[in-house]
């Protein structure tokens, strides 16, 4: 900076991602080159080579082979060279460096500044002084001797720069005692002077002139040594300030401990060790004890402060198979040295030896993982050496790894009919692509050929000069010749030929996108997530992005992370204020005056090693890389200075704070002692049958007398009204009176202390209620129990008992939603308004009262500020300062384990493994409620009348079948599609046929086409025969060309009622014909979003009035259309007839008429328009008045924004997919019409307001040529037969019912009901069997008004009668209009249901059918317990006891020195021997960590499990601590 909690927002928070880095591994690929880097894991074992030697100019001794010579017994010997060479020995330096590891170490180990006045120092450099004289040894050597071997023994002989005595000697060391400086001190210097004792040496080598000489040399000179002093450099000790890790679930640690005295030791100081003396020492500024780790310049990262990390390089420490030890030495407690002691390995002749890669390399294990048994000493550094030189796995080079950085190619220019092939397409194309091809031109790597380096110089010699010197010797310096090259014939040049791209990614973050395949499956995945039939998120293909000889992945660290916050965050509600005081340490800390300089703050000086980093500049063609300058780098130390500011210390001040005086208030607190109401019990009285209790009950009390009432008396707890967001109190708390004790706050006016304050880690008290111990009380209420109801259950709510407790005294407990969810103290910072206490002031007769002020307490409202809001707002959650306490994702868990505390419940302290991507906040729009408020609907209620019982009928489900084609399912599926299944329809099944195909189009060709007969067949099909061109245009005709039809052929296209209504259009249904839904500027909010749209009224209506930070607008309402009610006008047939007139038995039959019905067309009319009340002078609302009609007349048509993945792919269209001799399409038949059963929706009816028979009466709306049909005639009828009329206001369907007017039935299963059979026919149609409708006649079922439940209707409605029509050959009980006849009822809005606006609550948003808890099963994961068991670490007591050191002893042995003529004998030394020390064991005992343990407890994840139903809305008993 991005990604994720949410519908959506702020904000809190965590999880992830993008960047840089790596000693790196691991998958795909892989061209050179330069410079680096390469055992992070087993400080695991190691085969074999190499890694430390040199010097002959310290010393003694010294071959061989070979060659020459001579001799010779021919076997050999001699002697010369070889050689004083190899060799090894003695001595001398040096092996303490260099090279490798990080195992121990939390420490003066390390890093920094200092100290040594407490030290030492080999080689090296300066300098002073010296080097005499002398002894005994001993290796090698040689002979014996043991041993398998390593190795030893014995005797003998020998040198020295080896070893040991004298000598002399100082400014050495000791010891004495002055003097002068310096220093806090033990002390220290001294360029002052004294004195007394003791300590050294070694030669080698060069050259030589005198004198000398035993001819060796002496001696002279030079050079290397030595030996004693002082001095320096480098280099080590020791010591001290300060720095740099986690754990308090580690809080007390220590007996050499602290410290003094004195010894001893050590280069030296110091308990370093000892001895004797005190009893100290460290520790919350974290001793002790666990765990982890070498430190550091640096590296990485980061803006920076940080953080992480210490591999190559460098500098310090440690270690060198573990353990301990000491010699040697200038230094070592010694990586390639020793000595025990332990493990392992190796060799052995069993007796005994050897070993020590964590040096280079290299091998085995380990592991994810890390190179060659290589070249060279040419450079650089090192050891010896006087040098030559010698040795160097140090270096220096090559080798293997892309392990990392850095350069550099894989080709550059041009080249379009944009080739071909590959993907894709809407089939036109489009993409790869200027990409290839082609042309020109060029060339790392390698190969070939030629040439070819820098790195090499102060070697050695040798020539000349200048220094030593007596010297031209030697030697030193300079100058000029002067050998050496692993790398390597490599780099480089020059010429030919000439070779080399992968990986990853494409859903968003985060550049890049299509096609197929898969089908919640493979699979993906950093997070959020993709994948369940159109995957940009899996796999491919093509394309494209990115990086590039490398790309990617894993892990690991910082960083983004302001996510531990110093720089730079927070704690009213997100996680976070201790319950509350008091008061230690510690922090801070009022106003002056003087000193100090510790903090501060400046200079100046030292040091912070090089390399790293930055800067500048150079060399490698460039860069990496690497030189060279210069800068940067402490919380560093000295000096000097400053003196606001904090510190100290000293003195003073009143303003903070504290005392003293007056008052006032108060349910502060503790003790005793008192009242009165009221419940309960207990006598007594009166009185009877019920009390009590609940939504309703019951349990329960009561006839042995209850509730009720009256009186009396008894106990115990609470204290009504006064009581008030009022008082007190730190907080828990605190409420009848009274008395005694006592704690604090407040005012007020003066006075006195004089900074004596705030805060407060532990620490101490205190601390509701509950519970706990004792003792006592117990009215009342009441956990647990018990009954009684409720309920699906009810271990609860209700309801009757009822113990503990509640209540006193005495002690524990120490927790609360102990809250203001808000720690304390001070200081500043507009404003109303209230109320407690107290003072002063004004008014007053008044000390009541108002009404101003101060102050001090409690409240509410606000400003400005602050806050994510919400909210705080002089009581601060404003603005500062000061001290404390706690916070760092959610669960896991306030849990386990420790440990304190408690008599116990149990508190305090308090994690981790694993788990999820979230969990929490505050607001917002919704949606919901068994929230609230107002309003509407046939919503309820009031009615009338069905359904639910029958019997049909019609779908539907379920069942059957070959099939019972499909679809529709809550309202909104079920007389729905389907406005009509006998074939057709039909998609369904059986069986038969066809395959470019049952139908179009277009191209050829033939020809009419229909049609008719015949044979086979179930039929479609097949076969066989007959008949047979119309138009147009040209033309005299033939005939040509065109078109329509039909048939065949071919191809290009068919077809599907197959799947997905969850890919889609379109068009439907719904809530709802409800009254809502929006926008556009402004305005307010961080923001979602609010406003408008809310608020007062009104309305059928977000209708329409006010009002109002909104003002206007749009779809929605309403009108506009249509019909129906009245009138006018207009028109007058087919309708229609008042007046005239004709006619008829009669009828608008006729003539005529336009008057009236009526047609249909145009107008009118109605608009709360008028008038009164009401209302706000306003919409509107109520009467009324006129009007056919009155507040929308009635009715229709119209359906906003959306819900509901509603419904349909089987009305069409369509995108995918699937089928193509079938899932297509034809044809028979069958099926959709089945039947235990279950629902819907209807008819018919149970009868008398009926039925049956007869007679009469009145409609409207329709329909009719493929029809509609009269009149007549015929049948009991269905209907036949007949034709007239009518293409329809003319004629016809057509009979209107119910109604009336009469007979009859007389309450029955009936003269009700009509189902069922049965027969006989009638119509339609190719056919009535499955499977039609209707008619006669017989038959005569259920069925007596319907159980819980449920539907419909507010007027021309409900009921009720019939009538028409589509569909349609036939088939209506459904469906759609039409009329007739024609009621009841509405208090009203509590209540059930839908609905609307407002509000309020929410853990809901797929939205209440929502969300959500605990048991209990499974399976899985980590974790506690746990009888034990097994390691690892370490204390304590004891035991033991190698090697070494130390002490003693040293009887055994013994060169140098002494003493002796000498025997001998002293000093020394040694072996031995004891003692102290002390490893690696043993014993017993603890402490703490690991691990594993039958069982065992929670806990966490899991698919749709079981039980219920806690919570979230008043969650149905508010919720929670």
């Nucleotide at each position: 900076g991005a990604g994720u909690u949410u519908g959506a927002u702020c904000a809190u928070g965590g999880c992830u991602c993008a960047g840089a880095a790596u000693c790196a591994a691991c998958g795909c690929u892989g061209g050179c080159g330069g410079c680096g880097u390469g055992c992070c894991u087993c400080a695991g074992a190691c085969a074999u080579g190499c890694a430390a030697g040199u010097c002959g100019a310290a010393c003694g001794c010294g071959a061989a082979a070979g060659a020459c010579g001579c001799c010779u017994u021919c076997g050999g010997g001699c002697g010369u060279c070889g050689a004083g060479u190899a060799g090894a020995g003695u001595g001398g330096c040096g092996c303490a460096c260099g090279g490798g590891u990080g195992a121990g170490u939390a420490a003066c180990a390390c890093g920094u500044a200092g100290g040594u006045a407490a030290u030492u120092u080999g080689c090296c450099u300066u300098u002073g002084g010296g080097u005499g004289g002398g002894g005994a040894a001993u290796a090698a050597c040689a002979a014996c001797c043991g041993g398998a071997a390593a190795c030893g023994g014995u005797u003998g002989c020998u040198a020295a720069u080896a070893c040991c005595g004298c000598a002399u000697a100082a400014u050495g060391c000791a010891g004495c005692g002055g003097c002068u400086c310096c220093g806090a001190g033990u002390g220290g210097a001294g360029a002052c002077a004294g004195u007394u004792g003791u300590u050294a040496a070694a030669g080698c080598g060069g050259g030589g002139g005198a004198a000398c000489u035993u001819c060796g040399g002496u001696c002279c000179u030079c050079g290397c040594g030595c030996c004693u002093g002082a001095a320096g450099a480098g280099a080590a000790g020791c010591c001290u300030g300060c720095g740099g890790c986690a754990g308090a679930u580690u809080a007390g640690c220590u007996a050499g401990u602290u410290g003094g005295u004195g010894a001893g030791g050590u280069a030296a100081u110091g308990g370093c060790u000892c001895a004797c003396c005190a009893a100290g020492g460290c520790g919350a500024c974290g001793a002790u004890c666990u765990g982890u780790a070498a430190c550091c310049g640096g590296u990485c990262u980061a803006a920076g402060a940080g953080g992480a990390c210490g591999g190559u390089c460098g500098g310090u420490c440690a270690c060198a198979c573990u353990g301990a030890c000491a010699c040697u030495g200038a230094a070592u407690a010694a990586c390639g040295g020793g000595u025990c002691a332990g493990a392992c390995u190796c060799c052995u002749a069993c007796g005994g030896g050897a070993g020590g890669c964590a040096g280079c390399a290299g091998u085995c294990g380990g592991g994810a993982a890390u190179u060659u048994u290589g070249g060279g000493c040419a450079a650089u550094g090192g050891g010896c050496g006087c040098a030559a030189g010698c040795c160097u796995g140090a270096c220096c080079c090559a080798g293997c790894a892309a392990c990392g950085c850095c350069g550099c190619g894989u080709g550059a220019a041009g080249g379009a009919u944009g080739a071909a092939g590959u993907c894709u397409u809407u089939c036109g194309g489009g993409a790869u692509g200027u990409a290839a091809a082609c042309u020109u031109c060029g060339u790392a790597a390698g190969a070939a050929u030629g040439g070819g380096a820098c790195g090499a110089a102060u070697a050695a010699g040798a020539a000349a000069a200048g220094g030593c010197u007596a010297a031209u010797a030697c030697c030193c310096u300079u100058u000029u010749c002067g050998a050496u090259g692993a790398c390597g014939g490599u780099a480089c040049c020059a010429u030919u030929c000439g070779u080399a791209a992968g990986c990853u990614c494409c859903g968003g973050c985060u550049a890049a996108c299509u096609u197929c395949g898969u089908g919640c499956c493979a699979g993906c995945a950093g997070c959020c997530g993709c994948g369940g039939u159109a995957a940009u998120a899996c796999g491919a293909g093509g394309g494209g992005a990115g990086c590039a000889a490398g790309c990617g992945u894993u892990g690991u660290u910082c960083g983004g992370a302001u996510u531990u916050a110093c720089u730079g965050g927070g704690c009213g509600u997100a996680a976070a204020g201790g319950g509350c005081g008091c008061g230690u340490a510690g922090g801070c800390g009022g106003c002056g005056c003087a000193a100090c300089a510790a903090g501060u703050c400046a200079g100046u000086u030292g040091u912070g090693a090089a390399a790293u980093c930055u800067c500048u500049g150079a060399g490698c063609u460039u860069a990496a890389c690497u030189c060279a300058g210069a800068g940067c780098g402490g919380u560093c130390a000295a000096c000097u200075g400053a003196u606001a500011c904090u510190g100290u210390c000293g003195u003073g001040c009143u303003a903070g704070a504290g005392u003293g005086c007056a008052g006032a208030a108060g349910g502060g607190g503790c003790u005793a002692c008192u009242g009165g109401a009221a419940u309960u019990c207990u006598c007594g009285g009166u009185g009877u049958a019920g009390c009590g209790g609940u939504g309703a009950a019951a349990u329960g009390c009561g006839u042995a007398g209850a509730u009720a009432u009256c009186g009396a008396g008894a106990g115990g707890a609470a204290c009504a009204c006064c009581g008030g967001c009022g008082g007190c109190g730190a907080a828990g708390g605190c409420g009848g009176g009274u008395a005694g004790c006592u704690g604090g706050g407040c005012u007020g006016a003066c006075a006195c202390u004089g900074a004596c304050g705030c805060u407060g880690a532990g620490g101490c008290g205190c601390g509701a209620a509950a519970g706990c111990u004792a003792g006592g009380g117990g009215a009342g209420c009441g956990a647990a129990c018990g009954g009684g109801a409720u309920u699906a259950g009810a271990u609860a709510c209700c309801c009757c008992g009822g113990u503990a407790g509640u209540c006193c005294u005495a002690g524990c407990c120490u927790u609360a939603a102990a809250c203001g969810a808000u720690g304390g103290a001070u200081g500043c910072u507009u404003g109303g308004u209230g109320u407690c206490c107290g003072a002063a002031g004004u008014u007053u007769u008044a000390u009541a009262g108002u009404c101003u002020u101060c102050g001090g307490g409690u409240g509410c409202c606000g400003c400005a500020g602050c806050u994510a809001a919400c909210g705080c707002g002089g009581u601060a959650a404003g603005c500062a300062u000061c001290c404390c306490g706690c916070c760092u994702g959610g669960g896991g868990a306030g849990u386990a384990c420790g440990c304190a505390c408690g008599c116990a419940a149990g508190u305090g302290u308090g994690a981790a493994a694993c788990u999820c991507a979230a969990a929490g906040g505050a607001a917002u729009u919704g949606a919901c409620g068994g929230g609230g408020a107002c309003c509407c609907g046939c919503a309820c209620a009031a009615g009338c009348g069905g359904u639910g019982g029958a019997g049909c009928a019609u779908g539907u489900g379920g069942u059957u079948u070959a099939a019972u084609u499909c679809g529709a399912c809550g309202c909104a599926a079920c007389g729905c599609g389907a406005a009509g299944a006998a074939c057709c329809u039909u998609a369904c099944c059986u069986g038969g046929g066809c395959u470019a195909g049952a139908a179009u189009g277009c191209u050829c060709c033939g020809g009419a086409c229909c049609c008719c007969u015949c044979c086979a067949g179930a039929g479609a099909u097949g076969g066989a025969g007959g008949u047979u061109c119309a138009c147009u245009g040209g033309g005299a005709a033939a005939c040509c060309a065109g078109u329509g039809c039909c048939g065949g052929a071919u191809g290009c296209a068919a077809g599907g009622u197959g799947c997905u209504g969850c890919a889609u259009g379109g068009c439907u249904g719904u809530c709802g014909u409800c009254a809502g839904c929006u926008c556009g500027u402004g305005u307010c909010g961080u923001g979602a979003g609010a406003u408008g749209u809310u608020g007062g009224g009104u309305u059928a209506a977000g209708u329409c009035c006010c009002g109002c930070a909104a003002c206007g607008a749009g779809c929605g309402c309403a009108a506009c259309c249509c019909u129906u009610g009245u009138c006018a006008g207009u028109a007058g047939u087919u309708a229609c007839u008042a007046a005239c007139g004709g006619g008829u038995u009669a009828u608008g039959c006729c003539g005529a008429g336009a008057a009236c019905u009526c047609u249909a067309c145009u107008g009118a009319g109605a608009c709360u328009g008028c008038c009164g009340u009401u209302g706000a002078u306003a919409a509107a609302a109520c009467g009324g008045a006129g009007g056919a009609a009155g507040g929308u007349g009635g009715g229709g048509a119209u359906g906003a924004c959306g819900u509901c993945a509603a419904g349909u792919c089987c009305u069409c269209a369509u995108g995918g997919c699937c089928u193509u001799u079938a899932u297509g399409u034809c044809c028979a038949g069958g099926g959709c019409u089945a039947c235990a059963c279950a629902c819907g929706u209807g008819c018919u009816a149970c009868a008398a307001u009926g039925g049956g028979c007869g007679g009469u009466a009145c409609a409207a709306a329709g329909c009719g040529a493929c029809g509609c049909a009269a009149a007549c005639c015929c049948g009991c009828g269905a209907g036949g037969g007949g034709a007239a009329g009518c293409c329809a206001a003319u004629c016809g369907c057509a009979a209107a019912a119910a109604g009336c007017c009469g007979c009859u039935c007389u309450c029955a299963g009936u003269u009700c009901g009509g189902a069922u059979u049965g027969u006989a026919g009638u119509c339609u149609g190719c056919a009535a069997c499955u499977c039609g409708a209707c008619u006669g006649c017989a038959u005569g079922a259920a069925g007596c008004u319907g159980g819980a439940a449920u539907c419909g209707c507010u007027a021309g409605u409900a009921a009720u009668c019939g009538c028409a029509g589509a569909u349609c050959a036939g088939c209506a009980c459904g469906c759609u209009g039409c009329g007739g006849u024609g009621a009841a009822u509405a208090c009203g809005u509590u209540c059930c249901c839908g609905g609307g606006u407002c509000u309020u609550g929410u853990a809901c948003a797929c939205a209440c059918c929502g969300c959500c808890c605990g048991u209990c099963a499974c399976a899985u994961c980590a974790c506690g317990a746990a009888a034990g068991u097994g390691g690892g670490u370490u204390g304590u007591a004891c035991u033991a006891g190698a090697a070494g050191c130390g002490g003693c002893a040293g009887g055994g042995c013994u060169a140098a020195c002494c003493c002796g003529c000498a025997a001998g004998g002293g000093g020394g030394g040694c072996a031995u021997g004891u003692c102290g020390u002390a490893a690696c064991g043993g014993u017993a005992u603890g402490a703490u960590c690991c691990a594993u343990g039958a069982u065992u407890g929670g806990g966490g994840u899991g698919a749709a499990g079981u039980c219920g139903u806690a919570a979230c809305a008043a969650g149905g008993u508010a919720a929670c601590c």
Source information:
Small-subunit ribosomal RNA from an uncultured bacterium, 1521 nucleotides, folded computationally. Model confidence (mean pLDDT): 84 of 100. Rfam family: Bacterial small subunit ribosomal RNA. The RNAcentral record of the sequence draws on ENA, Greengenes and SILVA.